[in-house]
């Protein structure tokens, strides 16, 4: 130095499919009150019909975020910040047309994480769910340095412990060069 084959564990990603929340909300029937035109009536009363008004009975969801579990495909698995980008979606009442502003997905670059758990701040969020930035913790795999009346062995080195330190651009194992 190339090829390949693994490892770690509350390990990662889809997909289904469950469950909580969203919410007894929106929303729409049925009644009861108000109030009613610069809210659509020429005025005033009643009726109807109207209120992004108000209560009763009675149905009653979805999204966007998420637990958990199967089932697959994996072990830089993958995830995110932060910039960029459009022929796509979606949102800014509704039709048509331009246009302009948010958002989401995809897609590129820079960064940046070993893994997962746990807090302290701050955002994200309808939330005590969750996610994201900083930051701190112990722990957990694995390298290396180093220690040890430690354990096996002639020793080389190997296992046990223990302390320090690195980072997946690592660790192992097997071919090859």
């Nucleotide at each position: 130095u190339g090829a390949u084959a693994g490892a770690g564990g509350c390990g990662c990603g889809a997909a289904c499919g469950u469950c909580a929340a969203g919410a007894g909300u929106a929303c729409g029937g049925c009644c009861c009150c108000c109030a009613u035109u610069c809210a659509a009536g020429c005025g005033c009363a009643g009726g109807c019909g109207u209120g992004c008004g108000g209560g009763g009975c009675g149905g009653g969801a979805a999204a966007g975020g998420g637990g958990c579990g199967u089932u697959u495909g994996c072990c830089g698995a993958g995830g995110u910040u932060c910039g960029g980008u459009u022929u796509g979606c979606c949102c800014c009442g509704c039709c048509u047309g331009a246009g302009g502003g948010g958002g989401c997905c995809g897609c590129c670059g820079c960064g940046c994480c070993g893994g997962g758990c746990c807090g302290u701040g701050g955002g994200a969020g309808a939330a005590c769910a969750u996610c994201c930035c900083c930051u701190g913790g112990a722990c957990u795999g694995u390298c290396g340095c180093c220690c040890g009346u430690g354990c096996a062995g002639a020793g080389a080195u190997g296992c046990c412990g223990g302390g320090c330190g690195g980072a997946g651009c690592g660790c192992u194992g097997u071919c090859g060069u």
Lysine riboswitch aptamer from a chicken gut metagenome, 177 nucleotides, folded computationally. Its mean pLDDT, the model's own confidence on a scale to 100, is 78. The RNAcentral record of the sequence draws on MGnify.